[in-house]
Context: one part of a larger RNA
RNA sequence: CUGGGCGUAAAGGGUGCGUAGGCGGUAAUACAAGUCAGAAGUGAAAUACCUAGGGCUUAACUCAGGUGCUGCUUCUGAAACUGUAAUACUUGAGUGCGAGAGAGGUAAGUGGAAUUCCUAGUGUAGCGGUGGAAUGCGUAGAUAUUAGGAGGAACACCAGUGGCGAAGGCGGCUUACUGGCUCGUAACUGACGCUGAGGCACGAAAGCGUGGGGAGCAAACAGGAUUAGAUACCCUGGUAGUCCACGCCAUAAACGAUGGAUACUAGCUGUAGGAGGUAUCGACUCCUUCUGCGGCGGAGCAAACGCAAUAAGUAUCCCGCCUGGGGAGUACGGCCGCAAGGUUGAAACUC
Numbered sequence: 001c002u003g004g005g006c007g008u009a010a011a012g013g014g015u016g017c018g019u020a021g022g023c024g025g026u027a028a029u030a031c032a033a034g035u036c037a038g039a040a041g042u043g044a045a046a047u048a049c050c051u052a053g054g055g056c057u058u059a060a061c062u063c064a065g066g067u068g069c070u071g072c073u074u075c076u077g078a079a080a081c082u083g084u085a086a087u088a089c090u091u092g093a094g095u096g097c098g099a100g101a102g103a104g105g106u107a108a109g110u111g112g113a114a115u116u117c118c119u120a121g122u123g124u125a126g127c128g129g130u131g132g133a134a135u136g137c138g139u140a141g142a143u144a145u146u147a148g149g150a151g152g153a154a155c156a157c158c159a160g161u162g163g164c165g166a167a168g169g170c171g172g173c174u175u176a177c178u179g180g181c182u183c184g185u186a187a188c189u190g191a192c193g194c195u196g197a198g199g200c201a202c203g204a205a206a207g208c209g210u211g212g213g214g215a216g217c218a219a220a221c222a223g224g225a226u227u228a229g230a231u232a233c234c235c236u237g238g239u240a241g242u243c244c245a246c247g248c249c250a251u252a253a254a255c256g257a258u259g260g261a262u263a264c265u266a267g268c269u270g271u272a273g274g275a276g277g278u279a280u281c282g283a284c285u286c287c288u289u290c291u292g293c294g295g296c297g298g299a300g301c302a303a304a305c306g307c308a309a310u311a312a313g314u315a316u317c318c319c320g321c322c323u324g325g326g327g328a329g330u331a332c333g334g335c336c337g338c339a340a341g342g343u344u345g346a347a348a349c350u351c
Base pairs, nucleotide, nucleotide: 004322005321006320007305008304012319014202015201016200017199021195022194023193025089026088027087029085030084031083033082034081035078036077037076038075039074040073041072042071048067049066050065051064053063054062055061092192093189094188095187096185097184098183099182100181104178105177106176107175108174109173110172111155116150117149118148119147120146121145122144126137127136163170164169207248208247209246210245211244212243216242217241221237222236223235224234259318260317261316262315263314264313267296268295269294270293271292272291273290274289275288276287277286300307301306324351325350326349333344334343335342336341
């Protein structure tokens, strides 16, 4: 390479937008590049294959005859499929119109509970902490309790295998701006689509730079315990950090360990958001249907576990990735970064 694969054995890119490229709906027309058919030329000799042919005693070898040489070129023709050109269509895609739900995003404002601290009152000897203690705090009046004040961070109940978002993620309340989605309708466009190497953008936590902020928590650190030791688990403290603004970093068990799109393939059930219908005075309740999130389960698939219309089933298209373990996500080089480091990514050797 071929072939086979990627939920858990090696293997889905963290996620989106999108360039090139690849692939692409229905109907009719033209062309004839691909495709198919026929013919001609060429495809040197040797080699290959066949000979119930020849020559060396045989064979190898060699001579003769025949076949073949998958290919290329030219001409003629076919028009189903692919392609190209022009045309039409509406079911894919999008727009409009009418409704709807939502912790989707950004900014500003604002609320109550709680922790801590400060001030004042009451009050007196303990408090705190643990398996038990001690360090620690407290007669300079703590803990407890009442009132007032300060400040920062997070939003109990509602809350739900509930909702929204491409992913990361998003939860008090109000306002402004703003993205997407669903249902109904069928007025408009008329294949405008799918995927997507590079590229660009977003991307938890930790970390970095500058300036703020700092209540609680808390790496590092200190002390007290435990222990043979205890650079830990437990306790008392406590600094970065956690928070905000701006700028970097670009990684995670970034997980559904499952790339995206489309079509098809038994049922049952819960839940969220719509639409329609039946009965009724009146639909939360009954029936049908669309979209999402779940639980079972059949066929089928699967090594098994299990998956099962949200497929790991049946198919098509496009991208990414895998190829024994260790060495190693290391070295070297390139690119990126302030750094930490990231990304790309071997070999020797060894089993």
Notes: This is a predicted structure of a 351-nucleotide part of an RNA (small-subunit ribosomal RNA, central domain) from an uncultured bacterium. Rfam family: Bacterial small subunit ribosomal RNA. Its family is annotated with ribosome and structural constituent of ribosome in the Gene Ontology. The RNAcentral record of the full RNA draws on ENA. Model confidence (mean pLDDT): 86 of 100.